The RNA shown here (small-subunit ribosomal RNA) has 1510 nucleotides and comes from an uncultured rumen bacterium. Model confidence (mean pLDDT): 84 of 100. RNAcentral holds the sequence, with entries from ENA and SILVA.

[in-house]
RNA sequence: AGAGUUUGAUCAUGGCUCAGGACGAACGCUGGCGGCGUGCUUAACACAUGCAAGUCGAACGGGGCGAUUUGAAAGCUUGCUUUUGAUGAGCCUAGUGGCAAACGGGUGAGUAACGCGUAGGCAACCUGCCCUCAGGAUGGGGACAACGGCCCGAAAGGACCGCUAAUACCGAAUGACGUAUCGGGAUCGCAUGAUACUGAUACCAAAGGCGGAGCAAUCCGUCACCUGAGGAUGGGCCUGCGUCUGAUUAGGUAGUUGGUGAGGUAACGGCCCACCAAGCCGACGAUCAGUAGCCGGUCUGAGAGGAUGAACGGCCACAUUGGGACUGAGACACGGCCCAGACUCCUACGGGAGGCAGCAGUGGGGAAUCUUCCGCAAUGGGCGAAAGCCUGACGGAGCAACGCCGCGUGAGUGAAGAAGGUCUUCGGAUCGUAAAGCUCUGUUGUCGGGGACGAAGGGGCAGAUCAGGAAAUGGGUCUGCUUAGACGGUACCUGACGAGGAAGCCACGGCUAACUACGUGCCAGCAGCCGCGGUAAUACGUAGGCGGCAAGCGUUGUCCGGAAUCAUUGGGCGUAAAGGGAGCGCAGGUGGGACGGUAAGUCUUUCUUAAAAGUGCGGGGCUCACCCCCGUGAGGGGAAAGAAACUAUCGUUCUUGAGUGCAGGAGAGGAAAGCGGAAUUCCUAGUGUAGCGGUGAAAUGCGUAGAUAUUAGGAGGAACACCAGUGGCGAAGGCGGAUUGCUGGACGGCAACUGACGGUGAGGCGCGAAAGUGUGGGGAGCAAACAGGAUUAGAUACCCUGGUAGUCCACACUGUAAACGAUGGAUACUAGGUGUGCGGGGACUGACCCCCUGCGUGCCGGCGUUAACACAAUAAGUAUCCCACCUGGGGAGUACGAUCGCAAGGUUGAAACUCAAAGGAAUUGACGGGGGCCCGCACAAGCGGUGGAUUAUGUGGUUUAAUUCGAAGCAACGCGAAGAACCUUACCAGGGUUUGACAUCCUGCUAACGAAGUAGAGAUACAUCAGGUGCCCUUCGGGGAAAGCAGAGACAGGUGGUGCAUGGUUGUCGUCAGCUCGUGUCGUGAGAUGUUGGGUUAAGUCCCGCAACGAGCGCAACCCCUAUUGUUAGUUGCUACGCAAGAGCACUCUAGCGAGACUGCCGUUGACAAAACGGAGGAAGGUGGGCACGACGUCAAAUCAUCAUGCCCCUUAUAUCCUGGGCUACACACGUAAUACAAUGGCGGUCAACAGAGGGAAGCAAAGCCGCGAGGCAGAGCAAACCCCAAAAAGCCGUCCCAGUUCGGAUCGCAGGCUGCAACCCGCCUGCGUGAAGUCGGAAUCGCUAGUAAUCGCGGAUCAGCAUGUCGCGGUGAAUACGUUCCCGGGCCUUGUACACACCGCCCGUCACACCAUGAGAGUCGGGAACACCCGAAGUCCGUAGCCUAACCGCAAGGAGGGCGCGGCCGAAGGUGGGUUCGAUAAUUGGGGUGAAGUCGUAACAAGGUAGCC
Repeated sequence: AGAGUUUGAUCAUGGCUCAGGACGAACGCUGGCGGCGUGCUUAACACAUGCAAGUCGAACGGGGCGAUUUGAAAGCUUGCUUUUGAUGAGCCUAGUGGCAAACGGGUGAGUAACGCGUAGGCAACCUGCCCUCAGGAUGGGGACAACGGCCCGAAAGGACCGCUAAUACCGAAUGACGUAUCGGGAUCGCAUGAUACUGAUACCAAAGGCGGAGCAAUCCGUCACCUGAGGAUGGGCCUGCGUCUGAUUAGGUAGUUGGUGAGGUAACGGCCCACCAAGCCGACGAUCAGUAGCCGGUCUGAGAGGAUGAACGGCCACAUUGGGACUGAGACACGGCCCAGACUCCUACGGGAGGCAGCAGUGGGGAAUCUUCCGCAAUGGGCGAAAGCCUGACGGAGCAACGCCGCGUGAGUGAAGAAGGUCUUCGGAUCGUAAAGCUCUGUUGUCGGGGACGAAGGGGCAGAUCAGGAAAUGGGUCUGCUUAGACGGUACCUGACGAGGAAGCCACGGCUAACUACGUGCCAGCAGCCGCGGUAAUACGUAGGCGGCAAGCGUUGUCCGGAAUCAUUGGGCGUAAAGGGAGCGCAGGUGGGACGGUAAGUCUUUCUUAAAAGUGCGGGGCUCACCCCCGUGAGGGGAAAGAAACUAUCGUUCUUGAGUGCAGGAGAGGAAAGCGGAAUUCCUAGUGUAGCGGUGAAAUGCGUAGAUAUUAGGAGGAACACCAGUGGCGAAGGCGGAUUGCUGGACGGCAACUGACGGUGAGGCGCGAAAGUGUGGGGAGCAAACAGGAUUAGAUACCCUGGUAGUCCACACUGUAAACGAUGGAUACUAGGUGUGCGGGGACUGACCCCCUGCGUGCCGGCGUUAACACAAUAAGUAUCCCACCUGGGGAGUACGAUCGCAAGGUUGAAACUCAAAGGAAUUGACGGGGGCCCGCACAAGCGGUGGAUUAUGUGGUUUAAUUCGAAGCAACGCGAAGAACCUUACCAGGGUUUGACAUCCUGCUAACGAAGUAGAGAUACAUCAGGUGCCCUUCGGGGAAAGCAGAGACAGGUGGUGCAUGGUUGUCGUCAGCUCGUGUCGUGAGAUGUUGGGUUAAGUCCCGCAACGAGCGCAACCCCUAUUGUUAGUUGCUACGCAAGAGCACUCUAGCGAGACUGCCGUUGACAAAACGGAGGAAGGUGGGCACGACGUCAAAUCAUCAUGCCCCUUAUAUCCUGGGCUACACACGUAAUACAAUGGCGGUCAACAGAGGGAAGCAAAGCCGCGAGGCAGAGCAAACCCCAAAAAGCCGUCCCAGUUCGGAUCGCAGGCUGCAACCCGCCUGCGUGAAGUCGGAAUCGCUAGUAAUCGCGGAUCAGCAUGUCGCGGUGAAUACGUUCCCGGGCCUUGUACACACCGCCCGUCACACCAUGAGAGUCGGGAACACCCGAAGUCCGUAGCCUAACCGCAAGGAGGGCGCGGCCGAAGGUGGGUUCGAUAAUUGGGGUGAAGUCGUAACAAGGUAGCC
């Protein structure tokens, strides 16, 4: 730091996803050790059990134990025991009393708040224990616990009587520098006011304990006590600023805001109350709703930020839920009290007890979170004079890989590259120096030995010393000894043993480091995104290998990052999402020149604060690190002083921004009134007659009751031709006949006036096309709806005929449009060119032309901008200011809510769910019922056919035991098959064989070969062997080669599958003219250019032009045949030699080599080119004709059955052999042919009319003879320019006379011939007889442009035999082409595109089915926050006439005061009520989304077939 993913490819936009870090985590697999940390995120759910707050006997009375000393009695063993007194050091303690219990510890429910953070304030306050200072502590009194007695109760507990102490309680005294009130003058403060001094009046204190001395009184010490002042610490209150989301929450508020007075508090205050006033808060977001403890910090990030608030630290809040006060310095109190609610427990049913969000622990919930441990040794806290006691705070240990850090699981050497695994092209490669082996080490582990730091202080004992004092106690300082360690026999050190006990997890298609085999076969499965899997999966599963990390590794979840994807740093808005329809304008933010002041922002300096911890930097301590310690920086706020450029503010001033004025011209600017002509329609009248109208064509409609047409007159409404213009005006919507008056704005000129008055503008206000709504008019034309006619498969459309709302007017509403320049407004600046509208000026003789200039409105274009397209002074450029808006697609501009509207509807405006895209610009193709140019038997013009008949043949279908298989639009179908009776043959039935019918290897035997016999359908089997004995070497025994037989296994074999695994071959577009490359150039890029353009050609053929210049594959040419000719050669050919022989080679012919044709020549056209047209010459003329030859590529085109071949499959069978059958079936359908339907013909005759190209030895076969004939007998000649096949046929002559015929020949019968082992299924031919359909063929469709079509025969291959097929050959020999509008195919350019599997494309909506989320819904259920009323606990406060009453007063009576009771205000829970809000649920219902192959249509994308869209 980026990457993947939209496309055929590209750029940009934009979302989704990944790589990083982190965690109080959880889950899966695995697990050696140590250190340091961390550990209920959920149910603030419920809790068994134990512990977590006590302490002080030096405050007090009592009680218990009791060393010691001692009296008495009893027993006896006469010095002991027991009993009972006294004394009593010391120890313990229930109770009274004091202090603590408000700390420490837990939790985060509530709280959006002065709760927290930060900075301040209190002249409005409190503060126990602690420190300092000053002063004091006098003298009395009355009780109550404990205790004793007695009673009630199950218990908890309680009542009554009696006694008693205090540092408990209560008067009194003293008393100011205290407090309050009233005075006095002084000083200070921002204000209320404060401070000190002074005068008067009133009020208010106390407690002792212990120790020492002393006979005692008393004194001293110390701790405690009281008053006052101050300090410290801790709190209370107030304020500025900051502190989440929602406006689909916009108004809230009655103690509310303020005042006066009183009350209350430690203290200010509506904190509370009475009265008075009507305020207070709010778009700078009040109120309401939701969510949430806040912070230091933590995580992430380059930072700014974002997220977070576990552990540690600060603050707050809470303690089962709600309320309340008491005590106290402090609480409205976690381990206190009272009340109410819920729950749990005990109960004798009367009544009681309880509160783990303390530490452990239990249940429950949950994906999930520990021991009912040890110790007060350390640190800290409470009490105490102290020793000490208490302390689940704390220090430690335990459990958990939960996290971080560290260590180990060994090191060196070792190639026969072992064995084994995996792969393999079978050669090998790899695991791999890895292992083994050899040599070492000893972390860790196990066992043994030693063994800490943490302990300082304090206390005890002894001693020394110092101040003070009469002395002592006591106090300070110092020395020595001594005391106490939970962790723990732990850390650490050390000896021995011994490589010995210690490695897994994930991944391996791309992103992303890492690949093979097998299995599976859109199955099973994977997947973070893209996507893998349908028989060769680097993507699933397993294995081997490899990569990564490592005591962990992966997964899941969450946060930040990447994401500049909310953009302050740091984004956008013409077309990708996004400019408000447009104006005026309040608030707000923003603003021209000069001078001066101030100092809020800003900058500088200083001070202060910002707790500690943490983070950065520098050190130090644990062996390192994590961790810990020390130092130092950094951050935000506040105060003071200073600076004055900029912003701000105040003042003065200026004129250029803005406005006013004066005199002007332009304009469909607005609103109103009346006016005008053309046209349509209607009415009346005339003329006139049969149609009119309408369309692609028609029909509906109108018309003989007189239409249309035409003439005249009239009525009525609406709109204003020409002028008219990318002309004008207006803010936009919009505005068009002409006239009149009314009225808004802009512009140019002048420079008189004002003096920044400006620009923008959330809300707000007015304007706002069409359609629509209301009321009332009006209604000619047009025209939703509607009706009819057409079209159509349908046609609720397009077309036609009608036609109502509406369109028009007035008034009122609606408030939206693709309201568009898809471009908000304002200002300034930044090259030009050229139009146009309205002004002004200069120059000129001049109204013209020309030049300058202002405002508007267009086009082109440079810089610049832009993803590109494009924009470009009318910016989408460069800048500033303000407003509006955007943040993936769909759901959806929908739902709900609110608001506006008469309604229709508008404005505002989500979510669930779902997808990995949606979208922009441009590129290359393809396509278009887009355009242009051009070509082709493509159409047209012609000739002949097919489609109808019969037959042949192929195919489909059907049938069958089998009818083997393949080919499927053109480009399958007389195709593979150039020839199925057996064979072929692959199919079927039956019968056989199993190393095999065929190949190689091994062993043994035998030469090979082979007649005849029996059985059988045959394959084959059986038995016997007749005959036959080969070649090479030889040591003569034998061995070898080849072949056969037998045996064993390796293997053979397969026309079995996959042409979608392949090679090769082939078809097709198409013999169409195209397809590309190098360099250069252009473009961000895909790409473009070249190859386009102007001509021309059969041609990307050639020429010219050109940012291109060249080149390659194609075209053409080269090859072959043919047409002319020369020359050479001359047998089997030829013949002027009469025939033969012979001779000859002129001719025909044969076959070699040449020539010839090149737009070469002439003319015209063209651009001077290429070329075209015409002509000459020539056998041939513009490629002369024909064949071969097929560019880059397309169709997963065809073929595994020609052949080859990967993989899969079969192996006594899917192999192989044999016999028979089948491929030849037959209701039918299609293709291709043959023959016909006849007279351009049939038949007969002419047998001496005339070809070319072929074939021939298992062959072609002449002559001759036989047969009507097929053919037979026979065999000359010929391996062929020699002989044979071989007769060419159409032709010519005669006849028939238009008919199912003298046409046609199917079918069938009989008799024959040939081939062959064999013609039944199933061949061909002959003769005689039979004589079917068919009289020129519907829709449709094919071939052909010249030696062609048509017609006529001949030959070959295959082949024993078997063509109407096929491949060739020649004979006769036409017609037509105006032309390119149309059909089909193709080429080039261009255009549109939502297509790219490329129009056989894409794609929309209803309906049907399944699933999902969601709205509405009669209602039902539950929760929340308030409100009104009722009831009213505890309790404070107030009142009090009943009852009770120790301290004080009083001689007493009684009083003061107090308590109980009662009453009152307030008041929690509870009850009732109607609204409100949130959620759940519901018959039914609405749309939405998703879902390989459902239905109906065809809306959109091309002019998408009616341009599309709003």